[in-house]
Context: one part of a larger RNA
RNA sequence: GAACGAACGCUGGCGGCGUGCCUAACACAUGCAAGUCGAACGAAGGCCCUAGCUUGCUAGGUGUCCUUAGUGGCGAACGGGUGAGUAACACGUGGGAACCUGCCCUAGUGUGGGGGAUAACUACGGGAAACUGUAGCUAAUACCGCAUACGCCCCCAGGGGGAAAGGCUUCGGCCGCACCUGGAGGGGCCCGCGUCGGAUUAGUUUGUUGGUGGGGUAAUGGCCUACCAAGACUACGAUCCGUAACUGGUCUGAGAGGACGAUCAGUCACACUGGAACUGAGACACGGUCCAGACUCCUACGGGAGGCAGCAGUGGGGAAUUUUGCACAAUGGGGGAAACCCUGAUGCAGCGACGCCGCGUGGGUGAUGAAGGCCUUAGGGUUGUAAAGCCCUUUCAGCAGGGAAGAUGAUGACGGUACCUGCAGAAGAAGCCCCGGCUAACUCCGUGCCAGCAGCCGCGGUAAUACGGAGGGGGCUAGCGUUGUUC
Numbered sequence: 001g002a003a004c005g006a007a008c009g010c011u012g013g014c015g016g017c018g019u020g021c022c023u024a025a026c027a028c029a030u031g032c033a034a035g036u037c038g039a040a041c042g043a044a045g046g047c048c049c050u051a052g053c054u055u056g057c058u059a060g061g062u063g064u065c066c067u068u069a070g071u072g073g074c075g076a077a078c079g080g081g082u083g084a085g086u087a088a089c090a091c092g093u094g095g096g097a098a099c100c101u102g103c104c105c106u107a108g109u110g111u112g113g114g115g116g117a118u119a120a121c122u123a124c125g126g127g128a129a130a131c132u133g134u135a136g137c138u139a140a141u142a143c144c145g146c147a148u149a150c151g152c153c154c155c156c157a158g159g160g161g162g163a164a165a166g167g168c169u170u171c172g173g174c175c176g177c178a179c180c181u182g183g184a185g186g187g188g189c190c191c192g193c194g195u196c197g198g199a200u201u202a203g204u205u206u207g208u209u210g211g212u213g214g215g216g217u218a219a220u221g222g223c224c225u226a227c228c229a230a231g232a233c234u235a236c237g238a239u240c241c242g243u244a245a246c247u248g249g250u251c252u253g254a255g256a257g258g259a260c261g262a263u264c265a266g267u268c269a270c271a272c273u274g275g276a277a278c279u280g281a282g283a284c285a286c287g288g289u290c291c292a293g294a295c296u297c298c299u300a301c302g303g304g305a306g307g308c309a310g311c312a313g314u315g316g317g318g319a320a321u322u323u324u325g326c327a328c329a330a331u332g333g334g335g336g337a338a339a340c341c342c343u344g345a346u347g348c349a350g351c352g353a354c355g356c357c358g359c360g361u362g363g364g365u366g367a368u369g370a371a372g373g374c375c376u377u378a379g380g381g382u383u384g385u386a387a388a389g390c391c392c393u394u395u396c397a398g399c400a401g402g403g404a405a406g407a408u409g410a411u412g413a414c415g416g417u418a419c420c421u422g423c424a425g426a427a428g429a430a431g432c433c434c435c436g437g438c439u440a441a442c443u444c445c446g447u448g449c450c451a452g453c454a455g456c457c458g459c460g461g462u463a464a465u466a467c468g469g470a471g472g473g474g475g476c477u478a479g480c481g482u483u484g485u486u487c
Base pairs, nucleotide, nucleotide: 001487002486003485004484006483007482008481009480010479013359014358015357016356017355018354019352020351021317026315027314028313030312031311032310035074036073037072040071041070043068044067045066046065047063048061049060050059051058052057053056081270082269083268091194092193093192094191095190096189099187100186101185104183105182108179109178110177111176112146114144115143121136122135123134124133125132126131152161153160154159166175167174168173196242197241198240203233204232205231208230209229210228211227212226213225214224215223245267246266247265248264249260250259251258252257272293273292274291275290276289295306296305297304298303323349325348326347327346331345332343333342334341335340362392363391364390365389372383373382374381375380396428398423399422400421401420402419406414431476432475433474434473435472436457437456438455442471443470444469445468446467452459453458
């Protein structure tokens, strides 16, 4: 000098764009953050119509009607958060072969005929609650056989095995279902190279290193197991200890390099702590399940409930970091044939000079160089064209009127916002640090090694340009200084 997710002190007018728990991966009140489909299914209730009447009930009907708990499907593995762990094929880069892939695209074939249940519901129970038992009834795109098999799988090449579901319709069809081909996108696995410090860590290892058989997986493999062999790594730093998510990048620097890894983007890991599997195309699953633990809460003491490192918000910690806001209008995501529903993703608004950028706080004229202040050699000098006065202007802010784009046809949270026009009036808007040398800027008074200053050198003990005040001056400016950190 530059930089910052900064903080502190003094000060503070406006706007745009960004950005905001770096500390306790500490604990969390409350609300919201993942639903959707009635065109898969049975049922209940409501609206409407008709009839009967006991006038608020019964029976029947109707509609792409409305509402729902349940069965079922898809989603919930995305999106969002955090960086604890991890020195590792975690990441980066370049390769590889033994793999999987819902929805989507593409080529083909099929969609025949049956069956038994079960929730909801009803009845009777248990329990304070969470919840739950027994009996009975019922549907399906839920579940299970049979048939069929172009291609598919296994094979000793003889043969063997395996599927399906319907719904809506204007009757044209549309959406599906099953098997299979190729693809796209996504993912799992392996390898070369790169990837912090310590030798005051020198030896480490027994599923360890390799082989065979077997198991397991979507798949290779000591991944697991039995047996066999005795190997494997290491001063080109093994092992151990400490530290740390990695990268694109960011900051600095002429570069080489050094330091860092907030925001944005890619990958990884984690979800109160530890462990485990289930479902599923995909999880060993943040707002799923089970077990154990710590903690908090409810309880009728028998037993139960919970997990903000989602968005807000609270306590705590800290030098320090925001609203319990609006909207699904846009973009994107999930579901649905669609209408549409959901979406604290996202779009916006709010708060903070936290940063960057832009603008303003007026312009011209004005000497008797007014008054006042300060200094003085008492003549004067300086503040200083500065002020007043006179003549103008109206950015921003204010008030009034108009008023968008963002939205392909409709639909705008932002928002009566941006912007445009008009009105009034210099009117509402300047501070901070420094002045001994480095280093731009000097005098007086006070103080008297005191009080104090200080980045280094150093100032202060009676004339201090170095302390404190004043006048004057220098620098930067809605900021200016200080502290911390990096180059």
A computed fold for a 487-nucleotide part of an RNA from an uncultured Alphaproteobacteria bacterium, annotated as small-subunit ribosomal RNA, 5' domain. It matches the Rfam family "Bacterial small subunit ribosomal RNA". It was read from a public genome assembly. The coordinates come from a structure-prediction model, not an experiment, and the mean pLDDT is 87.